[in-house]
RNA sequence: ACAAUGGAGAGUUUGAUCCUGGCUCAGGAUGAACGCUAGCGGCAGGCUUAACACAUGCAAGUCGAACGGUAACAGGUCCUUCGGGAUGCUGACGAGUGGCGCACGGGUGCGUAACGCGUAUGCAAUCUACCCCUAUCAGGAGGAUAGCCCAGAGAAAUUUGGAUUAAUACUCCAUAAUAUUAUAGAAUCACAUGUUUUUAUAAUUAAAGCUUCGGUGGAUAGGGAUGAGCAUGCGUCCUAUUAGCUAGUUGGUAGUGUAACGGACUACCAAGGCAACGAUAGGUAGGGGGCCUGAGAGGGUGAUCCCCCACACUGGUACUGAGACACGGACCAGACUCCUACGGGAGGCAGCAGUGAGGAAUAUUGGUCAAUGGACGAAAGUCUGAACCAGCCAUGCCGCGUGCAGGAUGACGGCCCUACGGGUUGUAAACUGCUUUUAUAUGGGAAUAAACCCUCGGACGUGUCCGAGGCUGAAGGUACCAUAAGAAUAAGGACCGGCUAACUCCGUGCCAGCAGCCGCGGUAAUACGGAGGGUCCAAGCGUUAUCCGGAUUUAUUGGGUUUAAAGGGUCCGUAGGCGGGAUAUUAAGUCAGUGGUGAAAGCCUGCAGCUUAACUGUAGCACUGCCAUUGAUACUGGUAUUCUUGAGUAUAGUUGAAGUGGGCGGAAUAUGUCAUGUAGCGGUGAAAUGCAUAGAUAUGACAUAGAACACCUAUUGCGAAGGCAGCUCACUAAGCUAUUACUGACGCUCAGGGACGAAAGCGUGGGUAGCAAACAGGAUUAGAUACCCUGGUAGUCCACGCUGUAAACGAUGAUCACUCGCUGUUGGCGAUAUACAGUCAGCGGCCAAGCGAAAGCAUUAAGUGAUCCACCUGGGGAGUACGCUCGCAAGAGUGAAACUCAAAGGAAUUGACGGGGGCCCGCACAAGCGGUGGAGCAUGUGGUUUAAUUCGAUGAUACGCGAGGAACCUUACCUGGGCUUAAAUGUAGAUUGACAGGCUGAGAAAUCAGUUUUUCUUCGGACAAUUUACAAGGUGCUGCAUGGUUGUCGUCAGCUCGUGCCGUGAGGUGUCGGGUUAAGUCCCAUAACGAGCGCAACCCCUAUUCUUAGUUGCCAGCGAGUAAUGUCGGGGACUCUAGGAAAACUGCCCGCGCAAGCGGUGAGGAAGGUGGGGAUGACGUCAAAUCAUCACGGCCCUUACGUCCAGGGCCACACACGUGCUACAAUGGUAGUGACAAAGGGCAGCUACACAGCGAUGUGAUGCUAAUCUCUAAACACUAUCUCAGUUCGGAUCGCAGUCUGCAACUCGACUGCGUGAAGCUGGAAUCGCUAGUAAUCGCGCAUCAGCCAUGGCGCGGUGAAUACGUUCCCGGGCCUUGUACACACCGCCCGUCAAGCCAUGGAAGCUGGGGGUGCCUGAAGUCGGUCACCGAAAGGAGCUGCCUAGGGUAAAACUAGUGACUGGGGCUAAGUCGUAACAAGGUAGCCGUACCGGAAGGUGCGGCUGGAACACCUCCUUU
Repeated sequence: ACAAUGGAGAGUUUGAUCCUGGCUCAGGAUGAACGCUAGCGGCAGGCUUAACACAUGCAAGUCGAACGGUAACAGGUCCUUCGGGAUGCUGACGAGUGGCGCACGGGUGCGUAACGCGUAUGCAAUCUACCCCUAUCAGGAGGAUAGCCCAGAGAAAUUUGGAUUAAUACUCCAUAAUAUUAUAGAAUCACAUGUUUUUAUAAUUAAAGCUUCGGUGGAUAGGGAUGAGCAUGCGUCCUAUUAGCUAGUUGGUAGUGUAACGGACUACCAAGGCAACGAUAGGUAGGGGGCCUGAGAGGGUGAUCCCCCACACUGGUACUGAGACACGGACCAGACUCCUACGGGAGGCAGCAGUGAGGAAUAUUGGUCAAUGGACGAAAGUCUGAACCAGCCAUGCCGCGUGCAGGAUGACGGCCCUACGGGUUGUAAACUGCUUUUAUAUGGGAAUAAACCCUCGGACGUGUCCGAGGCUGAAGGUACCAUAAGAAUAAGGACCGGCUAACUCCGUGCCAGCAGCCGCGGUAAUACGGAGGGUCCAAGCGUUAUCCGGAUUUAUUGGGUUUAAAGGGUCCGUAGGCGGGAUAUUAAGUCAGUGGUGAAAGCCUGCAGCUUAACUGUAGCACUGCCAUUGAUACUGGUAUUCUUGAGUAUAGUUGAAGUGGGCGGAAUAUGUCAUGUAGCGGUGAAAUGCAUAGAUAUGACAUAGAACACCUAUUGCGAAGGCAGCUCACUAAGCUAUUACUGACGCUCAGGGACGAAAGCGUGGGUAGCAAACAGGAUUAGAUACCCUGGUAGUCCACGCUGUAAACGAUGAUCACUCGCUGUUGGCGAUAUACAGUCAGCGGCCAAGCGAAAGCAUUAAGUGAUCCACCUGGGGAGUACGCUCGCAAGAGUGAAACUCAAAGGAAUUGACGGGGGCCCGCACAAGCGGUGGAGCAUGUGGUUUAAUUCGAUGAUACGCGAGGAACCUUACCUGGGCUUAAAUGUAGAUUGACAGGCUGAGAAAUCAGUUUUUCUUCGGACAAUUUACAAGGUGCUGCAUGGUUGUCGUCAGCUCGUGCCGUGAGGUGUCGGGUUAAGUCCCAUAACGAGCGCAACCCCUAUUCUUAGUUGCCAGCGAGUAAUGUCGGGGACUCUAGGAAAACUGCCCGCGCAAGCGGUGAGGAAGGUGGGGAUGACGUCAAAUCAUCACGGCCCUUACGUCCAGGGCCACACACGUGCUACAAUGGUAGUGACAAAGGGCAGCUACACAGCGAUGUGAUGCUAAUCUCUAAACACUAUCUCAGUUCGGAUCGCAGUCUGCAACUCGACUGCGUGAAGCUGGAAUCGCUAGUAAUCGCGCAUCAGCCAUGGCGCGGUGAAUACGUUCCCGGGCCUUGUACACACCGCCCGUCAAGCCAUGGAAGCUGGGGGUGCCUGAAGUCGGUCACCGAAAGGAGCUGCCUAGGGUAAAACUAGUGACUGGGGCUAAGUCGUAACAAGGUAGCCGUACCGGAAGGUGCGGCUGGAACACCUCCUUU
C1' cells in the first nucleotide's frame, strides 16, 4: 500500500488425573400463552386450534346519450262532483329488453412431491375484450319476443295459456380483402418438421345505430401494448423394514378434438418405456421473494407485505363469455340446516363485522367514499366491508416521564452484631430552594385538496391544452401552539449455593418444600418459608413452549475407527471412483472479458421527512445465480501417435507341515485266544461306586480294530483367510531369485454379485479303538442339577450334501510412494568358502525423529502423503420386536421404537485388598513350663425379675472396667413426706438485735410449734440473721456440634518437606536397587541434593569400682559394761546410706567383607555388642471411649427433670459368659522346733511389754511425728506322724456361741471358737501366659478406708527351672512387586430367578374403524355421437337412444390404525426370598462361537482368544 471488520466459554463420570462422550446452562428470536404489576405517546401486529357450523346487516353493479315504456317522486298542461281524474309533456325512473362488468378486487391453504413453484429459454405449435396506431367499409330486407294487457295453477318459490309491441336483441340477401381454405408456382432465411415475402385461380364470411350534428358507437384486416396458454434444461422433504413399475403403457400410421402442440382421445400396427444417479409405493407438505439464527458454510421457518398456484359445503358436469369449467352464476348427486297448507321449496361468511363450538390463545354486528384505486356512464354521478380512518389488546419495536439541587444530631423506626456500644437502611427522610416534560383546566388551531366539474380568459387547427377564480375533509376541534396552578398525577418484577451479578437473622427438621444441571432439607440450611439488606432489568419483569447458536455433538469449511462407539472372516471381481512418461490436436471441465436477466419490497450505505427514534421517502450498492457470446489452454477430460520405469509374459534355478487322490509304516491303546501266576486291582485330598477266586491287576506270545503321527520341533516354514506335521507316488497351485528377451499402462480399489470359510450342529450311508456333551452311579457339600472319581450315548473318523458363524484378533481394510540406526533368523544371488563391506524377498527383537489421551507404535507404522472401499455418533432397552431374504431345522442376515438414566467408557495415578508372588520380623507357630475350659466359692457382665434393681463401657481395643473400697452417707434409682430464691457468694434496699445454740412436744426424719437465754461499740457503725429484687440449679439430651483426656494398630519403622529433575496431568523421584541392622540403623550405588517429625542417644532405677560425708545406720581394731544385745566411750576400716565421678566405644585381636557390618566357649573386664528394666508413643486410623471427673455450643425442665428427708434398691436369681481364689493331695497334710528379706505405713495412728481369754479381742502400760520406736515374713530346714482312702485331702454349706467397727450390721459387714463336712480324684471341643533372675511357687507391704464383702489393684523381696531344630503352616505387622470392575476401599463390589408396586411395549382367538386399488352390477346431470313417423319452409328443436362418468351397491384380497380375554420379555422402585456367577489365580482363570442340560445365576463337551495370575525352563534382546 491492498484486502478484511469476523469466531470467548462454563457445570457434571474419578479419592485425584488425562482423554473419549453424552446431558445441562449463559445469547438471540416469536402472529405467542400464563403469573404478578401497570403513567403516556408514536409505528406496527392480532383464530397458529375445527377447510367446524352459522342468526342478522352489508361486501357488484351501472348505463334513459341502445329500446319499448311510466310503478313511485317532483314540475307543467287539461278536466273536476274539489274527494280527485286525465296527459310521458319535462326532470327523472321501479320492473323489463339490450350493452359492459360480474374471470378484477377481497378470503383461505383443503388438496398438491407436481413443469405446482423458482430460474433460464423456446412457441418455426398459440389466443388476447376494453386501450393505442394504420387501412377499408357500414346497401337492402324480414320475422319474432320480454314488458304491458286479459285469463288461470300454487301455501310459497314459482309458473301456464291468449292477444299486442321496440331496439345497438335476432335472421336473411348484397358488397368485400393484406382474412380463411384448396391448388399451382417464384424468391428469401434457415432450426429438423419448416419460416418469411410474393404471384395466379377457385370457393366462403361483415356491420347499428344514437345524436344537441361537435361527436360517439359498429364491421373487417394488419400492427403495438397488456394479459393468458403450452413445451423444455436445471433446482425443489423423509422412508429401501417400499425393488421392481407400466396396456394408452412406449413408439408409429390415420383420424377426432383444441386458440394451439401432444396418446390429450379413437382405430390399427409394433413391443416398447421407467428404475440402484432410487422407478413404483407409503408418509408429510402450498412454492418463492423473504424471516430467525450463525464468523461463515449452514440449520430452522414460509404470520403480516409482494409474486405464482390451488380451493370456495363435499363430489361431478358443462353453459355463457375475449377470458371461468366461475367464492356472493347454472344443473345433478350427497351430507347438513331452515320453511311448509306435507303436495313441495330454500340455503352455502376459507368477503367485512358478528355468533356458537374448539382451544393456553387472537379484536368493533364502528365512520367515510375526503384521498388512492376499481366497475359502469359522454358527464354529473351511482356502487365499492378494496381502501382511508377510528375502536379494543403492553402482543412487539421505539420514545418520554414518575423530579432536580442542597441537606448529618448520620433523626425516628426496622434489621444485624463481639450488645452501657457499634454497623446498616442512608442524603435516603424531615427541612430549604428550583423546575413543570407529562397529567388537569382554559383558549387558539392545521397540512393532507389538487383535480373532475362550473365561470371567465388565452393559444385557436373546433379539439385539446394552459392560466385565474369558485365547489369538495371521514379522520377531527385531532396533531400542534399558548396560558394557569402545583412536586403536584405516575414502580414494579425476578433473583441472591456454584455455573451467575447479589448475605445475614428467624422458623422448619429427609417434614413442609426447592430444583435448568450438579444437587439442597435427617436441630446451628447464604439452596425450603418469612424478614432486613443487596443484585439485575424496568412499564415492564419472570415462567412455559418452539427455533438457531454454543455443538468441530453428522465434521465441505471442520471429526474419527489397536485398547474409548467404529475395519467387512478372507479372496476374486462387475458397475462406479481414481490412475505412469512424451508429442500433437480439441476446448467439455477450468479461468478471464462482454451482453441479457436476476420484479418491487426487504438487508447494507448516503441523504432527506415526522421535535428524536421506531417508522417512512429517495438514490446507490448488493442480489455470491442462470443464459448467451468472445477469448486463454498450464492442469483434468476427449482423440491420435509413441515410450518403458507400473503390470504381465518367457527362460534358468530354488523353497516349503500349500492342496487333492492313492499306497505303505512303527509305537501306543483297546479287545479276543492261549500261557505263567495269586489276591487284590483301580481311583482319590481322603474315599466310595467299579473290576476281581466263574482267576482280575501284572507278565509273555499270537491275532484283530480304529484313530492319531512321539523324538526331529524352532518367536521355523507354507497358504488369501479358515488352516496345514509319519514315509512315499501321481496330479495341481504359489512364492522367491537371476537374466533383462518379449507385450506396452494391459493398473489400483471395489457398492451389488460370486467363491472359500475353525469348531459345534443338521441330512443320507458307513465306521467306532480312545476320548466324551446328555445320562447313571459314587463322593464333596447346608444344598451340589458343579468342580473330583467310576461308567457312558450322540459326537469326534470317512463319503456326499447343508449350515455360514467365532476373542474368524495384529481386536490394526487393500494398494502405492517417502522417512535415522543396531541386531537375530528363513530362502535365494554374489564369491573358492559354514569368514562376510553387499543385495532381493520374508519372519522376530530394541531404539531415534514423529505420532498418540496414555499404554504404546516406530521401513511389517498407530509417522508423512495419495486413491478406493467398509464402519461409528451417550449408556440401557437390543443385536431385541415387527417385516423381508436365506436355511430341513438350529438359526443366520438386515434391523427399529416407546420408555429410562446422567452418566456408561478408555488409559494411567495413589491407596486398599487378594484363598497373588518375593524378602523380613514378633511367645506368631514350633520346642517347653504352668494355667483356663469340669468342681465349690469370690467378683464383673448378659439375661430375667422388680416400685427400683441408677448410669456408662460391648470383637481384638467391654466384662476383679469407671469403682483406689454401695449397711446410712456415697446415690445419680424407687416409694412416701416436705420446700419454692432455695446450698454458696455478691450487689442494692428495708427490718431486727437477734439468730444460732440449749430444752420440751409432735413427727420416720426433714421440719414445725412452744420455751429459755441474749454480741461488741469510740454510738458513726461493725457483725450476724431475716426479708425483697437481681443474678440460680439440673449426674436432663446430644461424645454424630466440641475442648481436654484415654484405648488400639504399635515402641511397628515408618510419615513428610524445600529446591532440582521426570511426566500434558493426577503424581513420581528422593524413600527405589545391592548389602546390613532391633531400626528409613548404617554403607555402596544413584537425577537427585539436603532437611524435619519418628529410631537411637540424652533422663530414672539396677549391676562394678573410686571418692566425699559418717546419724538414727555399721563395729574390724582399742577401752568400759551386761545374764545377753553397738548398750556406752570412741572409730570410718567394712556393710550400708546418698551426693559426685569413672566405666562399654565393636575400642583391641583373628577370620570374612569394597564398606557398613557380621562371626569367634578370643583377650581384657563387674558388665560385650541396645548389659537388664522403666519413662518416652511420629503422620495418622477406628464419626473408637468419655457431655456421669472437668470445661463448653445448642436444645429441654423451672411449686420441677431443681432441692431436703426417711425407708428401700444398686447385694434380686430357672440360666449363660469372662476374670480369679481354693482344691482335688505324699514334690503332700498335720504337729513341734529352728533360720533368712525387701519395700512401705504410723499420732482420732502404729504399739513393745505385762495380764485376762482356747481365740477374735480386751484391760493396763511404754516408745515413736520415725535409718532411733513399732507393724513384720512364708515357702525353707530338722524331727515326728498320716500311707492312697472322698482320707488327718478338700473346705463349701448350715447350726450354736462370741469379738470388733459403727447412730445403726434384718435386708447387707469382717473376724473368732465349737460342731457340721457338699462338690471335687487333674477336667471335652477349644483356648491363654511366659525366653532368665523370666515362668512357676512363697509370703510381706501400701492406697481407698469407721469397718469391710481385697481371693481385686499397685508394689516388694525369697526360692528358682525347662526349651527354642527352625520359619513349611496359623495370627499380626513392615518393604518391594503383581492383578483389580474396590475408593464408605473385601464387613468392598456385584449377577440371575422368584415375590410386590408402577410404566411403556411385542404376540394373540377376535372385534371396530380408515384411506387406496381391483372385478361385477347399477348409473344422475352433462358434452359428444346416432336416430327422428312430432314441430319447423329450412337451419334447427322437442323426443328416443349409444358411449363415458360422479355417486350407490356387492365380492374377494392387500395396507393401515385403535381395541382385546390371555400371554412374552423389558425398564424403574432406602432397607423382601434363594443362592454367589463375575471383579484378586474371585477360591474350577475368564471370555467368544456352538450344542446339550439345570430353580436361578450357570454347568459341561468341542474348537478358538489373552483382553489370565504364578512358578520353572527355553529362546531372544540390551549392557558389562
This is a predicted structure of a 1520-nucleotide RNA (small-subunit ribosomal RNA) from a Bacteroidia bacterium. Lineage of the source: Bacteria > Pseudomonadati > Bacteroidota > Bacteroidia. It was read from a public genome assembly.